[in-house]
Predicted 3D model of a 106-nucleotide RNA (SAM riboswitch aptamer (S box leader)) from an Anaerolineaceae bacterium. The coordinates come from a structure-prediction model, not an experiment, and the mean pLDDT is 84. It matches the Rfam family "SAM riboswitch aptamer (S box leader)". Gene Ontology term of the family: regulation of gene expression.

RNA backbone atom coordinates (compact mmCIF):
# COMPACT_ATOMS: atom_id res chain seq x y z
C1' N A 1 0.00 0.00 0.00
C1' N A 2 -5.94 -2.65 -0.87
C1' N A 3 -11.01 -3.85 1.17
C1' N A 4 -14.27 -4.06 5.76
C1' N A 5 -15.95 -2.51 10.44
C1' N A 6 -15.68 0.97 14.56
C1' N A 7 -14.36 5.98 16.50
C1' N A 8 -13.33 10.93 15.37
C1' N A 9 -17.96 18.04 20.12
C1' N A 10 -13.48 15.12 25.91
C1' N A 11 -9.02 14.44 27.42
C1' N A 12 -3.20 15.33 27.74
C1' N A 13 3.41 18.47 27.51
C1' N A 14 8.39 19.39 29.93
C1' N A 15 13.54 19.63 29.00
C1' N A 16 17.60 18.65 25.81
C1' N A 17 19.07 18.84 20.29
C1' N A 18 17.92 21.36 16.16
C1' N A 19 17.65 25.47 13.58
C1' N A 20 12.70 27.37 9.54
C1' N A 21 9.03 26.15 8.96
C1' N A 22 4.20 23.20 10.72
C1' N A 23 -1.44 22.88 10.79
C1' N A 24 -3.10 15.95 5.06
C1' N A 25 -4.06 18.80 -0.44
C1' N A 26 -6.43 23.52 -2.68
C1' N A 27 -8.35 28.15 -0.08
C1' N A 28 -8.97 30.97 4.67
C1' N A 29 -7.54 31.55 8.65
C1' N A 30 -3.74 30.40 12.59
C1' N A 31 0.93 28.83 15.18
C1' N A 32 5.98 29.72 15.31
C1' N A 33 13.22 33.52 16.35
C1' N A 34 8.99 34.91 23.63
C1' N A 35 12.03 29.41 18.55
C1' N A 36 8.63 25.46 13.78
C1' N A 37 9.48 20.22 11.40
C1' N A 38 12.49 16.10 12.59
C1' N A 39 15.20 13.39 16.29
C1' N A 40 16.11 12.43 22.34
C1' N A 41 14.72 11.68 27.18
C1' N A 42 10.98 12.18 30.98
C1' N A 43 6.04 12.86 31.56
C1' N A 44 1.09 12.60 30.93
C1' N A 45 -4.03 11.58 28.25
C1' N A 46 -7.51 7.89 26.13
C1' N A 47 -8.78 3.00 26.72
C1' N A 48 -8.96 0.02 19.66
C1' N A 49 -6.29 -4.50 21.11
C1' N A 50 -5.37 -6.42 25.87
C1' N A 51 -6.50 -8.01 31.83
C1' N A 52 -11.05 -8.51 34.80
C1' N A 53 -16.56 -9.11 36.71
C1' N A 54 -20.78 -11.37 34.51
C1' N A 55 -25.14 -17.08 31.36
C1' N A 56 -23.79 -12.62 28.19
C1' N A 57 -24.00 -7.70 26.17
C1' N A 58 -24.06 -2.05 22.81
C1' N A 59 -22.68 -3.08 30.55
C1' N A 60 -18.91 -2.24 34.67
C1' N A 61 -13.94 -2.11 36.39
C1' N A 62 -8.54 -1.83 35.40
C1' N A 63 -4.17 -0.31 33.22
C1' N A 64 1.48 -4.45 33.20
C1' N A 65 1.82 -5.00 27.65
C1' N A 66 1.28 -3.72 21.77
C1' N A 67 -0.56 1.10 19.02
C1' N A 68 -2.23 5.75 19.17
C1' N A 69 -2.55 10.45 20.82
C1' N A 70 -0.97 15.18 24.15
C1' N A 71 -2.75 24.71 19.85
C1' N A 72 -7.64 25.76 17.56
C1' N A 73 -14.36 20.17 16.57
C1' N A 74 -10.64 15.83 11.84
C1' N A 75 -8.99 24.53 12.99
C1' N A 76 -12.84 25.76 9.16
C1' N A 77 -14.74 25.59 4.11
C1' N A 78 -14.41 22.05 -0.15
C1' N A 79 -19.48 18.00 -2.89
C1' N A 80 -25.07 17.32 -2.17
C1' N A 81 -29.88 18.53 0.29
C1' N A 82 -32.04 21.65 3.74
C1' N A 83 -33.89 26.12 7.26
C1' N A 84 -33.72 31.30 6.78
C1' N A 85 -33.51 34.99 2.83
C1' N A 86 -37.45 38.42 -3.10
C1' N A 87 -32.58 37.09 -4.17
C1' N A 88 -27.33 37.08 -3.46
C1' N A 89 -23.95 37.45 0.70
C1' N A 90 -24.10 35.60 5.27
C1' N A 91 -25.23 31.86 9.21
C1' N A 92 -27.66 27.03 10.87
C1' N A 93 -28.81 21.89 10.49
C1' N A 94 -28.06 16.86 8.07
C1' N A 95 -25.52 13.52 4.99
C1' N A 96 -21.19 12.51 1.20
C1' N A 97 -16.32 12.98 0.12
C1' N A 98 -11.43 13.37 2.07
C1' N A 99 -8.28 12.34 6.29
C1' N A 100 -6.41 10.24 10.53
C1' N A 101 -6.19 6.28 14.33
C1' N A 102 -7.52 0.70 15.55
C1' N A 103 -8.85 -3.94 14.78
C1' N A 104 -9.20 -8.14 12.48
C1' N A 105 -8.77 -9.68 6.54
C1' N A 106 -6.55 -11.07 2.13
RNA sequence: GAAUCAUCAAGAGUGGUGGAGGGAACGGCCCUGCGAAGCCACGGCAACCCCUGUAGUUCGGGAAGGUGCCAACUCCGUCGGUUUGCAGAGAGCCGGGAGAUGAGUG